[in-house]
Molecule: small-subunit ribosomal RNA
Organism: uncultured prokaryote
RNA sequence: AGGGUUUGAUCCUGGCUCAGAGUGAACGCUGGCGGCGUGGUUUAGGCAUGCAAGUCGAGCGCGAAAGAGUCCUUCGGGGCUCGAGUAGAGCGGCGAAAGGGUGAGUAAUGUAUAGGCAACGUACCCCUGGGACCGGAAUAGCUGCUGGAAACGGCAGGUAAUACCGGAUGGUCAAGCGAGAGGGCAUCCUCGCGCUUGUAUACGGUAGGGCAACCUUCUGCCCGGGGAGCGGCCUAUGCCCUAUUAGCUUGUUGGUGAGGUAAUGGCUCACCAAGGCGACAAUGGGUAGCCGGACUGAGAGGUUGGCCGGUCACACUGGGACUGAGACACUGCCCAGACUCCUACGGGAGGCUGCAGUCGAGAAUCUUCCGCAAUGGACGCAAGUCUGACGGGGCGACGCCGCGUGUGGGAUGAAGGCCCUCGGGUUGUAAACCACUGUGGGGAAUUAGGAAUCCCUCGGGGUUAAUAGCCUUCGAGAUUGACCAGCGCGUUGAGGAAGCACAGGCUAACUCCGUGCCAGCAGCCGCGGUAAUACGGAGUGUGCAAGCGUUACUCGGAAUCACUGGGCAUAAAGAGCACGUAGGCGGGAAGAUGUGUCGGUGGUGAAAGCCCCCAGCUCAACUGGGGAACUGCCUCCGAAACUGUUUUUCUUGAGGCCGAGAGGGGUGAGUGGAACUUCUGGUGGAGCGGUGAAAUGCGUAGAUAUCAGAAGGAACACCGGUGGCGAAAGCGACUCUCUGGCUCGCUUCUGACGCUGAGGUGCGAAAGCUUGGGUAGCAAACAGGAUUAGAUACCCUGGUAGUCCAAGCCGUAAACGAUGAGCACUAGGCAGGCGAGGUUCCGAUGCCUUGCUUGCUGCAGCUAAUGUAUUAAGUGCUCCGCCUGGGGAGUACAGUCGCAAGGCCGAAACUCAAAGGAAUUGACGGGGGCUCACACAAGCGGUGGAGCAUGUGGUUUAAUUCGAAGCAACGCGCAAAACCUUACCUGGGUUUGACAUGCACGGAUUAGCUCAUGGAAACAUGGGUGACGCCCGCAAGGGUGGAACGUGCACAGGUGCUGCAUGGCUGUCGUCAGCUCGUGUCGUGAGAUGUCGGGUUAAGUCCCUUAACGAGCGAAACCCUUGCCGUUAGUUGCCAGCGGGUCAUGCCGGGGACUCUAGCGGGACUGCCGUGGUUAACACGGAGGAAGGUGGGGAUGACGUCAAGUCCUCAUGGCCUUUAUGCCCAGGGCUACACACGUGCUACAAUGGCCGGUACAGAGCGCCGCAAAACCGCAAGGUCGAGCUAAUCGCUAAAAGCCGGUCUCAGUACGGAUUGUGGGCUGCAAUUCGCCCGCAUGAAGUUGGAAUCGCUAGUAAUCGCGCAUCAGCAUUGGCGCGGUGAAUAUGUUCCUGAGCCUUGUACACACCGCCCGUCAAGCCACGGAAGCCGGUAGUGCCCGAAGUCGUUGACCCAACCCGCAAGGGAGGGAGGCGCCGACGGUAAGACCGGUGACUGGGACUAAGUCGUAACAAGGUAGCCGUAGGAGAACCUGCGGCUGGAUCACCUCCUU
Repeated sequence: AGGGUUUGAUCCUGGCUCAGAGUGAACGCUGGCGGCGUGGUUUAGGCAUGCAAGUCGAGCGCGAAAGAGUCCUUCGGGGCUCGAGUAGAGCGGCGAAAGGGUGAGUAAUGUAUAGGCAACGUACCCCUGGGACCGGAAUAGCUGCUGGAAACGGCAGGUAAUACCGGAUGGUCAAGCGAGAGGGCAUCCUCGCGCUUGUAUACGGUAGGGCAACCUUCUGCCCGGGGAGCGGCCUAUGCCCUAUUAGCUUGUUGGUGAGGUAAUGGCUCACCAAGGCGACAAUGGGUAGCCGGACUGAGAGGUUGGCCGGUCACACUGGGACUGAGACACUGCCCAGACUCCUACGGGAGGCUGCAGUCGAGAAUCUUCCGCAAUGGACGCAAGUCUGACGGGGCGACGCCGCGUGUGGGAUGAAGGCCCUCGGGUUGUAAACCACUGUGGGGAAUUAGGAAUCCCUCGGGGUUAAUAGCCUUCGAGAUUGACCAGCGCGUUGAGGAAGCACAGGCUAACUCCGUGCCAGCAGCCGCGGUAAUACGGAGUGUGCAAGCGUUACUCGGAAUCACUGGGCAUAAAGAGCACGUAGGCGGGAAGAUGUGUCGGUGGUGAAAGCCCCCAGCUCAACUGGGGAACUGCCUCCGAAACUGUUUUUCUUGAGGCCGAGAGGGGUGAGUGGAACUUCUGGUGGAGCGGUGAAAUGCGUAGAUAUCAGAAGGAACACCGGUGGCGAAAGCGACUCUCUGGCUCGCUUCUGACGCUGAGGUGCGAAAGCUUGGGUAGCAAACAGGAUUAGAUACCCUGGUAGUCCAAGCCGUAAACGAUGAGCACUAGGCAGGCGAGGUUCCGAUGCCUUGCUUGCUGCAGCUAAUGUAUUAAGUGCUCCGCCUGGGGAGUACAGUCGCAAGGCCGAAACUCAAAGGAAUUGACGGGGGCUCACACAAGCGGUGGAGCAUGUGGUUUAAUUCGAAGCAACGCGCAAAACCUUACCUGGGUUUGACAUGCACGGAUUAGCUCAUGGAAACAUGGGUGACGCCCGCAAGGGUGGAACGUGCACAGGUGCUGCAUGGCUGUCGUCAGCUCGUGUCGUGAGAUGUCGGGUUAAGUCCCUUAACGAGCGAAACCCUUGCCGUUAGUUGCCAGCGGGUCAUGCCGGGGACUCUAGCGGGACUGCCGUGGUUAACACGGAGGAAGGUGGGGAUGACGUCAAGUCCUCAUGGCCUUUAUGCCCAGGGCUACACACGUGCUACAAUGGCCGGUACAGAGCGCCGCAAAACCGCAAGGUCGAGCUAAUCGCUAAAAGCCGGUCUCAGUACGGAUUGUGGGCUGCAAUUCGCCCGCAUGAAGUUGGAAUCGCUAGUAAUCGCGCAUCAGCAUUGGCGCGGUGAAUAUGUUCCUGAGCCUUGUACACACCGCCCGUCAAGCCACGGAAGCCGGUAGUGCCCGAAGUCGUUGACCCAACCCGCAAGGGAGGGAGGCGCCGACGGUAAGACCGGUGACUGGGACUAAGUCGUAACAAGGUAGCCGUAGGAGAACCUGCGGCUGGAUCACCUCCUU
């Protein structure tokens, strides 16, 4: 610091996603040790059990028991002493309001920061002043009686106090009044003075003296003053989301008076006034404890508030007070409620959000531990007691930090695993093995430190009359450890200690096997459909490591809410336009002030944390000390430039006056002509109208046409113009009325009066609505006619709302320059409109200058690019509006406006990884231009109809083997299916195999020949005969070996699958003219240029121009063949001349002249002339020439396209098969046949058929062959077989043609199918299933619908000949050969295809593209809905607990007063009543949530249905608003926009 992902590629916009860090975490796999931290985030859900607040005998009165000893005894027991003034409860004091927990509530009664109290309180602690006098009456405990199950009481008796009560004294204390002094901040504060009311416990203890009073010490008490610390109250500022919450408020706001409080205050009450709060967000709703801090981040920020610290709130839920210094009180009280427990059913008890623990819910969070040794707290003089605060231990890898699992050597690079091209590579110095070490682990023993104390003893000092006593912060000694186990010592001995994730890209790391769109993976892009580096496993590798991954969440990356630091022409985004309120911003000069601002000072910003330094644990984490920082707030002092405020002033901003000017600016009234329709009349007589073509319609009842007249409504041709005016919408005949704005000139006045503008107000096309008019034309809806598969459309004929007017609504448009308003600045050029000035004597005109305005072009700059560019989208300033991925959706709900239609405001769930802008290259277009091609046209002949042949589909079949599928499959693979072929079917047989190689074993039988049996054959079984190569050996025989045989093992075999795994070969576009590269240049880039343009060509062929210059593959040429000539050669070819011979023939001798053969050469190059053309390329014409502009033909096929064809030619990866999918054999099938198509043959006849005669080729082929002649046969053919391995012999007759004859237009003397019959040939074999011949038979067919094919010259047409395959042949096919031999081309409008340029595009699998909507199916979330259910916050009324307050109090009461007493009084209380009052009830609503038959649209889904709306001019240009209509996309009307192609014109610009 960035990366991946939209595209064929590019740049941009923009979202999604990843890499980082973090966590009170959880889950999966794994797990050695220690240190330090941390651990119920969910149900503020319910809780068993134990503990968590007591203490003081130095405040008070009481006061046991067990047990021991002893005495007595009636033997039951009793007394005394010790236990012991102990345990214990009670009165009283202090504490219990702290500590500990939790975050439910709370958006301010809270918190943070800074202030204030002249409006307050304070027990304990410290300092200081003064004081403590005289009295009194009770009560608990206890005892007795008694109620109750219990909890808990009741009555009587009697008792103490630091408990309670009365009185006195008292001040510098408190309250009131009066005057005085000082001070301040408004009410006021402080100080001193005079009069009325209010306080106390000789309590304890030590020692001494003593009879006692008394003295000393310590402590407690009372009244004051001060301090510290703590608290209460008030103020300012900051503190989440929501306006789909805009108005809220009646104790409300203020005042007066009173009450209440420690204290201010509507805190409460009475009365008075009518205020108070709110767009700087009140009120309401939702959510939430706040902060120091924590995490992240470069920072600014964002998120967060667990642990630690500060603060607030709460304590089962709600209410309430009491006590007290302090509470409205976590382990107090009362009441109500829910829940749980006990109960004798009458009543009672309880509150873990303390520490442990339990249940529940949950993804999830620990021990019912030890100790008060330390720190701290309560009480106490103290010892001490209490302390789940706290200190420790335990559990959990939950986190951070540290350590270990060994170190060094060790190559045969071991074995095993994995891969392999079989050579090897890798795991890998890794292991083994050798030598070491001792962190840690196990064991034993000991101990530092956390400990300082209190108290006690001794000494010193102080107090005192005192050497008692007491105090002691001084010294010494002694005492106190719950828990931890370091360092060190010595023993053992590498021992017990490595996993997890990942390996397609991002992102470090790759192979094999399995699987086969399955199983699965996935953070995004995406993998998987038989060769998966993406799934699963293995090997290996990479990363981290006692952890590693996953999930969740936060920040980052994200400049993706942009303060730092974004945008709005076309990507999301400028409000339709203006006026204007609040607000924001604002010209020049001077003075004042000191708000902001700046500098300094002081206070505060707690500690902890972060950062720096130092230090302590062996290091680190952790901890201690110091510093810095805490960017903030406040006080005070200062400065005065800028800003604000204020005063004075100025004229340039703004506005006004004056003088001119242009204009479809607005409003109302009037007027006009053309056109149109209708009506009336005339003329006229058959059509008119309309369209692509028609029809509906109108017309003999007289239309259309035409003339005259009348009526009516609407709109204003030409002028007219990127011309004018207006804020926009918009405005167009003429005249008048009223009226707004603008410009220019002069520089006369005012003196900043300005700009923008949230809300608000006004204007606002068309359509639409209401009421009333009007209605000529046009025209939604509607009707009819066409078109069409359909046509709810486009076209046509009609036609109603509407369009028009008046009044009122509506308030929206592609309301667009898709560009908010204002000001300033920043090169030019040209043109239009309206002014002013100069020049010329004046005017016209021209030129120049200067304002405003409308346009074009263009530099810098900007921009993603397109573009924009003084009319900015440049550079700055001010203000407003708006945007934040696509869809859902401008939808739903709520609100508001509207008569309605609907407008404004405006979400979410869910879903996708894109959606989008500009530009590029292609492809495409029912876009354009140019050009070409038997593409069309012009011609000739066909196909499509018939019969047959052949191929295919389909059907059939046991099988009808397989492949080929538009052109570019279909007489194709097949240049030959009777068997074979043959791959198919049925049946029979065989298993190392029909074929190859190797190994082992066997026997010597072998190879070959032959026989028998079974059989359809293959084959099976059995028998006979029978050579051997080498060595030894005379031989017999033995050994061995090659081939062969048998058995077994490796393997063979497969026309089995995959042409979408491949090679090779081939088809096609297309013999079309294209396809590229290097360097340079242009562009951010994809790319462009070159290759475009002007000519020309068959051609990217060539020429010219040119930011291009060159080059390559193609084209052309080179090659073959053919056409002319020459030369060489002369057999098998030829024969002119010479000779010989024959009936005749190059037959023979000979010859090379000719033809021919086949080698080598020549020839043609726009070379020459003319014309045109740019002095070009080239074109046209001509000459010469056998041939003329590539002479004809062939071979030759660029980059590429079609996953084109072929695994059944061959080769080959992978898969499958192995007594079968291999191999052998027989028979059958590939030849089937209601049908359909393709390609052909033969015909339909007279340009012909038939008969007779007669002429002329070329190219091939032949020994498993071609076969002459001769003979036989009507013929096919047969017999015999000369010759020929071929310019020698043969196939071999060429046919059409020509000559003569016949047929005479008919289903024929055309046509030949079909069938019958008799033959021939080949072959082992012609039944399925061959060909040929003779005779007989004689079908369809009389020129072929829609449609369609070939061909431009030796071509079409027509005629025959040959060859391959082959025993034979279905051949009419294919490949060649020659003979005869035309017609037509005006041309490029159209059809098809192709090339180049250009244009549009939503296509890129590229138009066989893309894509829209209804309907149907599945699934998901949401809205509406009769209702139903629940919740929240209030309001009215009812009820009214506890309790405070008020009032009453005939009942009760010790202290004080009167009284001898009885009794009375003062005072208090029980009880009653009243106000308030929680829970509860009720009534009507509000809001929120859940559910809901049914319903609505939406998203998604693999191949459903209907159409084809959009993208190209998308076939009717599209889109926006509105209205109507329609299965659906949509159609139509009206107005608008260009984000429309094409053509033409106009205008403008450059030259």